[in-house]
The RNA shown here (small-subunit ribosomal RNA) has 1417 nucleotides and comes from an uncultured Bacillota bacterium.
The prediction has a mean pLDDT of 85.
The sequence is in RNAcentral, with records from ENA and SILVA.
Its Rfam family is "Bacterial small subunit ribosomal RNA". Its family is annotated with ribosome and structural constituent of ribosome in the Gene Ontology.
RNA sequence: GACGAACGCUGGCGGCGUGCCUAACACAUGCAAGUCGAACGGACUUUGAGAGAGCUUGCUCUCUCAAAGUUAGUGGCGGACGGGUGAGUAACGCGUGAGCAACCUGCCUUUCAGAGGGGGAUAACGUUCGGAAACGAACGCUAAUACCGCAUAACAUAUGUUUAUCGCAUGGUAGACAUAUCAAAGGAGCAAUCCACUGAAAGAUGGGCUCGCGUCCGAUUAGCUAGAUGGCGGGGUAAUGGCCCACCAUGGCGACGAUCGGUAGCCGGACUGAGAGGUUGAACGGCCACAUUGGGACUGAGACACGGCCCAGACUCCUACGGGAGGCAGCAGUGGGGGAUAUUGCACAAUGGGCGAAAGCCUGAUGCAGCAACGCCGCGUGAGGGAAGACGGUUUUCGGAUUGUAAACCUCUGUCCUUGGUGAAGAAAAAAAUGACGGUAGCCGAGGAGGAAGCUCCGGCUAACUACGUGCCAGCAGCCGCGGUAAUACGUAGGGAGCGAGCGUUGUCCGGAAUUACUGGGUGUAAAGGGUGCGCAGGCGGGAAGAUAAGUCAGAAGUGAAAUCUAUCGGCUCAACCGAUAAACUGCUUUUGAAACUGUUUUUCUUGAGUGAAGUAGAGGUAGGCGGAAUUCCGAGUGUAGCGGUGAAAUGCGUAGAUAUUCGGAGGAACACCAGUGGCGAAGGCGGCCUACUGGGCUUUAACUGACGCUGAGGCACGAAAGCGUGGGGAGCAAACAGGAUUAGAUACCCUGGUAGUCCACGCUGUAAACGAUGAUUGCUAGGUGUGGGGGGACUGACCCCUUCCGUGCCGGAGUUAACACAAUAAGCAAUCCACCUGGGGAGUACGACCGCAAGGUUGAAACUCAAAGGAAUUGACGGGGGCCCGCACAAGCAGUGGAGCGUGAUCUUUAAUUCGAAGCUAAACGAUAAACCUUACCAAGGCUUGACAUCUCGAGAAAGCUUCCGAAAGGAAUCUGUGCUGUAAAAGGAACUCGAAGACAGGUGAUGCAUGGCCGUCGUCAGCUCGUGUCGUGAGAUGUUUGGUUAAGUCCAUCAACGAGCGCAACCCUUGCAAUUAGUUGUAUUUUUCUAAUUGGACUGCCCCGGUAACGGGGAGGAAGGAGGGGAUGAUGUCAGGUCAGUAUUUCCCUUACGCCUUGGGCAAGAAUCGCGCUACAAUGGUAGGUAACAAUGCGGAGCGAAGCAGUGAUGUGGAGCAAAUCGCCGAAAACCUAUCCCAGUCCAGAUUGAAGGCUGAAACUCGCCUUCAUGAAGCAGGAAUCGCUAGUAAUCGCAGAUCAGCAUGUUGCGGUGAAUACGUUCCCGGGUCUUGUACACACCGCCCGUCAAACCAUGAAAGUCAGGGGCACCCGAAGUCCGUUUAGGCGGCCUAAGGUGAACCGGAUGAUUGGGGUU
Repeated sequence: GACGAACGCUGGCGGCGUGCCUAACACAUGCAAGUCGAACGGACUUUGAGAGAGCUUGCUCUCUCAAAGUUAGUGGCGGACGGGUGAGUAACGCGUGAGCAACCUGCCUUUCAGAGGGGGAUAACGUUCGGAAACGAACGCUAAUACCGCAUAACAUAUGUUUAUCGCAUGGUAGACAUAUCAAAGGAGCAAUCCACUGAAAGAUGGGCUCGCGUCCGAUUAGCUAGAUGGCGGGGUAAUGGCCCACCAUGGCGACGAUCGGUAGCCGGACUGAGAGGUUGAACGGCCACAUUGGGACUGAGACACGGCCCAGACUCCUACGGGAGGCAGCAGUGGGGGAUAUUGCACAAUGGGCGAAAGCCUGAUGCAGCAACGCCGCGUGAGGGAAGACGGUUUUCGGAUUGUAAACCUCUGUCCUUGGUGAAGAAAAAAAUGACGGUAGCCGAGGAGGAAGCUCCGGCUAACUACGUGCCAGCAGCCGCGGUAAUACGUAGGGAGCGAGCGUUGUCCGGAAUUACUGGGUGUAAAGGGUGCGCAGGCGGGAAGAUAAGUCAGAAGUGAAAUCUAUCGGCUCAACCGAUAAACUGCUUUUGAAACUGUUUUUCUUGAGUGAAGUAGAGGUAGGCGGAAUUCCGAGUGUAGCGGUGAAAUGCGUAGAUAUUCGGAGGAACACCAGUGGCGAAGGCGGCCUACUGGGCUUUAACUGACGCUGAGGCACGAAAGCGUGGGGAGCAAACAGGAUUAGAUACCCUGGUAGUCCACGCUGUAAACGAUGAUUGCUAGGUGUGGGGGGACUGACCCCUUCCGUGCCGGAGUUAACACAAUAAGCAAUCCACCUGGGGAGUACGACCGCAAGGUUGAAACUCAAAGGAAUUGACGGGGGCCCGCACAAGCAGUGGAGCGUGAUCUUUAAUUCGAAGCUAAACGAUAAACCUUACCAAGGCUUGACAUCUCGAGAAAGCUUCCGAAAGGAAUCUGUGCUGUAAAAGGAACUCGAAGACAGGUGAUGCAUGGCCGUCGUCAGCUCGUGUCGUGAGAUGUUUGGUUAAGUCCAUCAACGAGCGCAACCCUUGCAAUUAGUUGUAUUUUUCUAAUUGGACUGCCCCGGUAACGGGGAGGAAGGAGGGGAUGAUGUCAGGUCAGUAUUUCCCUUACGCCUUGGGCAAGAAUCGCGCUACAAUGGUAGGUAACAAUGCGGAGCGAAGCAGUGAUGUGGAGCAAAUCGCCGAAAACCUAUCCCAGUCCAGAUUGAAGGCUGAAACUCGCCUUCAUGAAGCAGGAAUCGCUAGUAAUCGCAGAUCAGCAUGUUGCGGUGAAUACGUUCCCGGGUCUUGUACACACCGCCCGUCAAACCAUGAAAGUCAGGGGCACCCGAAGUCCGUUUAGGCGGCCUAAGGUGAACCGGAUGAUUGGGGUU
């Protein structure tokens, strides 16, 4: 895009079309084929006339004649047309084009000739009879355009003779002669005449038959065929013909697809498509076939006959049970089936048909109407104005925005609609008459915006966005995919988009799809080259000339029906629709011509191919023989305890003498070095040497043949390894197997053994990653460089060099390619032939067939299932990959942790609560730099509700303060005192504050760190991360940033299709070490000094030597300091949805007499167990006591630091000087050093725990603070596996100060004192950087992913069987009927044969306990 559609929602009108696609299922009822009296005899009706009878004298009945009409029967024509359906049919059925010298043709047209004279019947009818009926029987009468002889007759037919002529054969045509045979009907009319009739010739129309070409799928259907193929002779037919028959022959068809199976009416056309094609065959038109199923003939011009006959079967109906009737795939209609398809309508007015002389009759053909948005086309549902941008709705950042000129309202119009009037064409021959549709279409008037809009969609594709609800639920979905609390994707609403009397969905076909590729694809790696050769058929094929004309091209003629399509013009108001004309129908046939190309044929050529000759290389093949090294075994000798084997071992061998070593022997297999991207072969493959036989190649030559060629479906042959059969052989190796190890296991890898096998001969198998994953052949298209074989040139020359042919490699240009890559050995450019591919899985499976001894091979599906599977390349990440480099990463060291007690944090547990967060490194002395109350967020209890806090409105009061009672307090109740500031003349009023009232609101440490800001941790102070322009690549991307050096560094240098730049690094900043200058009080007794603190200087590889292109490195001098002097601050792009909503801020959600607020008490401090971080120790490098005023630095101090002095053992008290501090105080530093003692012990170590007595802070030390004194004196004797820190003023060790703080420090932040050891080095562990490599990973190795097992479901194979079916075959029986025979006749018999029955096979299907694998979850 399309549809004979269906379904959902919706639905105003008209025109033109279309309407059982399923059950060729069954059918009630009505209708669909009759007509002719001008063929015929009757019968009947009416009228008239005549006669007769009865008589009621004008009525009835009978007879005769005439006219008009009706029609059962005989007869004629028509029922073979028209209408329906598509079951069957793969066929001369259909289409197209020819042919019939092998044919027929009623009615119609033309022409010729004719119609004489007779005969016998029969229906109707009558009588009788049978039957329920349908219907029938007997006897009798009668007519014809019914039937039958006779006459006449040829231009007819047949036979015979014969002439001319023609043809593709049989043969035809025209003519002559003779013989024989065959016709007829009348009717109407006063008549003319007309209509009928007979014979013949011709035409037209319609048919029959034959042939060329075309016409679906399956080879998992390969052979089929007995009237089969042909001949001769008959029969039959309108006619040819095995159409049928007798005889004879053995043919005929088939890979160019026979036979068989499946499916199907064919075509003009229709849909789609740029076309080529693909799909389709409703309606309209042509042909065919069929008419309940099967068979059969009759009649006829025509049938084997839809509304005819006979028979058989099934079904239905009637029946008196004896027997009969029927056929909607005609029009309506019914049931049924189905997702689904209409009225038991009107009319013959028109068109057409049948009959008739005609009038006319018949006509469910047809013309119309009805139903259905089923399709196409047209029209309408109003138009113009109208901003307060109304109300309402939706939304909001609360300002607004949007719905929206939309509505209201005003002014109009009248298509459709309603109503009234008028009113066709279609109707035609001279006139009249004649309309189903239909009072329809059209026209005129009136009325009135009144009666007429929905459907789908809004994440992308794809035009159109917000809110709410929901919360991986409910749901959506064509593909991708949405939904797990902020959903433009679900549902609803508002808004919007699209189409519009329709809109969506489903189904089907074509397109897009170059995704079956003729036009127009591919096969190295994506699917795809056969394992290889030979070769029949087939396809294709070199140069020249001649002939021919099959293909080819051109002209002409015929045909290609009409309709359709296209163009133009025209008719319905337009359009759909219809008409006319033209074009077209791309085809087929005939004919005339052309001769380039292809074909055929003739002649010829040599370059393709082959032969010959001369050379030549080689693991080419087959057979036979020979050889040495090595392994193993056997014998003998020497010799002694091990050997062997592995990562390490063990099994194994060995004192019965191994291994080792020497000599001798046996046997089998394989051939080191040479040896080479060297050679040979078609491939598989081929390797010691010699001999024989044998295949092929290459080079040179140009004697010979003269296209002899290429490819190659089937076919034939070869074909590694393993395997199989028979017979040998068997040294080594070695599936299976055994043992030992390894391991969680180890049916493996490793080890010790070891059988088939490996070897030979003869057979079989026929497959491999049989690979160059690259079929064969031919030609053409830049180079360079190796190597094997041969030839030529040049040269003194075997070398080198130049050149050429054949092979074999590498690099590389054009070109090709998705890229990788290929590139004269093409994957380039062309040609020929073969093979193969068409998403992944299922599956190279099942079934079938063929091959095989078997194993198995070849051929080779489907159901079902997925939305991918796959290729090449890119960036990362990863690797028990590689290279380089770094880091307290390891190593080398020092001191620890892990064990003890205690402190502290965490887990877990407990609890009314033990508030919350943090969770490997990067949580756990973390938030917290101070939980007794407070803090505090938790719990219990008691209270408050505009609130503890903010703003606004109103009212009252200044604020504020004292006292009493209740209460644990919060708070409640009550009483009293008090009037300020501003302003005014006095007031009113105002500011601040308090109280009261009402509501907006407050409040929330409630949730979400996965909605966020900000801040932080971490990789990591690692050296990285990027950009612009350019270049390369189809692209992702690359380059730069790689490489070589160098550095702490992407630091710098060199080079380079890159050149520059940014964030990082470094530097700039602070501090410390040296010096100078300046200034100095509170420092210094004084002063140069020291000190304080401000400004400068100093270090830059600057200098020297060496190395290096350079960067830079090594060494040295000088210097306080040397190559970044030490330390700090400083943290790139990013990663971890890392952490924090409880620091603050903040979206959304939630609570609102509570999840808010206040208070008291409790809890955060619990304690079986576990973990982290620390302190103190375990002691003699020590403890204790005493001494030496031994020696610091950073800091802090006003609700503060607090001196001296005094009291106390002490904590501390008292005291109060001084000090807002270089001035006073905290402030005695400690370790160290000296002396004494302890003597290796659970101690004179260690100090937990506990008792007693005190001190301090604070409303308050019970839960739950710190300190002092005396007493008590636990564990602990150096810490398992494991693990942390540190490279120099560092570790270790020693004390001091600050923050927090009323009080409380083993924590933390700082400060100084004393002050080491070690680093060979980068193999390993961890982390990181960089380059490279592999990848099936990208959530990125904590990745991905395989198979069994378990469970559910699905489809499928096998299966003892079972069931229904199909077509043929054989046999039995055999209706009707044609034909034959026979009979006087009735009839009988025979051949054939439908249906029926029996049988054995075959084919496909359904089902089947069980069973096999497969798929999905």